[in-house]
RNA sequence: AAGCAGGGUGUCUAGGGUUCCGCCUCAACCUCCUCCUCCUCCCCGAGGGUCUGGUCCGAGAGACGCCACCGUGCCGGCAAAUUCCGGUCUCGGUACACGGCGGGGCAAAAUCCCGGGAGAG
Numbered sequence: 001a002a003g004c005a006g007g008g009u010g011u012c013u014a015g016g017g018u019u020c021c022g023c024c025u026c027a028a029c030c031u032c033c034u035c036c037u038c039c040u041c042c043c044c045g046a047g048g049g050u051c052u053g054g055u056c057c058g059a060g061a062g063a064c065g066c067c068a069c070c071g072u073g074c075c076g077g078c079a080a081a082u083u084c085c086g087g088u089c090u091c092g093g094u095a096c097a098c099g100g101c102g103g104g105g106c107a108a109a110a111u112c113c114c115g116g117g118a119g120a121g
Base pairs, nucleotide, nucleotide: 007067008066009065010064011063012062015057016056020054021053022051023048024047025046026045068094069093070092071091073089074087075086076085077084096116098119102114103113104112
C1' cells in the first nucleotide's frame, strides 16, 4: 500500500415522528326549563406531536432467542483413520468497534437505509 472477512433472522428496548385512534383548542349545531318513550332523515369541520398515550417505524457499534459457520468429544462407514465421509448427539466459540455533513423512503421522523460509508485513532 492492497485484498478478503467480521453471517442471517425473530421478539423486544433505547430512540422516532404523526397516517389512523385517542386527547386538547377553536368553530358549527339550540326560543327557555324539567322528565320519559318511539320513529325517520341529515351532518360529522379546522388546528395542535413544544399532547403523557394506543396503532406504526426502529439499532453494525443495545438485550434475549433461533438458525448458520468453526472447533472438541462420542458414534457409524470403509482394508484403514488425530488425517477421509457422515451425524435429529454433547460441549465450546462467533472477538473489537470513535464516527459527521448530506441524501433516501414510508404519513412523517429516527441510532431505519446510503453506512463497520467519508473521516479520525
Molecule: Guanidine-I riboswitch aptamer
Organism: Alexandriicola marinus